[in-house]
RNA sequence: CCCACCGAGGGGCGCUGCGACCGUCGCAUCGACGACGACCAGGCUCGGUGAGCCGUCCCUUUCAAACCGCGCCUGCCGAUC
Numbered sequence: 001c002c003c004a005c006c007g008a009g010g011g012g013c014g015c016u017g018c019g020a021c022c023g024u025c026g027c028a029u030c031g032a033c034g035a036c037g038a039c040c041a042g043g044c045u046c047g048g049u050g051a052g053c054c055g056u057c058c059c060u061u062u063c064a065a066a067c068c069g070c071g072c073c074u075g076c077c078g079a080u081c
Base pairs, nucleotide, nucleotide: 001052003050004049005048006047007046008045009044010074011073012072013071014070015069018043022037023036024035025034026033042067
């Protein structure tokens, strides 16, 4: 760095539906594209684990978060009245 899994980022309900995935149909000009349906607002960030790849002078210190469509309710902390 890539992939997979797990955890965390307070919780709940409703709505819409971009991407991905799934289904149906179409296209066949080879571009894997388009239409519809269903599903869908942790897909993001941080940490842990595992496999693979890459990198390498060594040591020490320091701290932790930042975000997350719309509406409503709620928990915790602080401030004001």
The RNA shown here (SAH (S-adenosyl-L-homocysteine) riboswitch aptamer) has 81 nucleotides and comes from Dokdonella sp. Rfam family: SAH (S-adenosyl-L-homocysteine) riboswitch aptamer. The family has 52 seed sequences and 1,354 matches in Rfam 15.1. A reference for the family is Wang et al. (2008), "Riboswitches that sense S-adenosylhomocysteine and activate genes involved in coenzyme recycling", Mol Cell. The sequence was found by an Rfam model in a public genome assembly. NCBI's taxonomy places the organism under Bacteria, Pseudomonadati, Gammaproteobacteria, Lysobacterales, Dokdonella.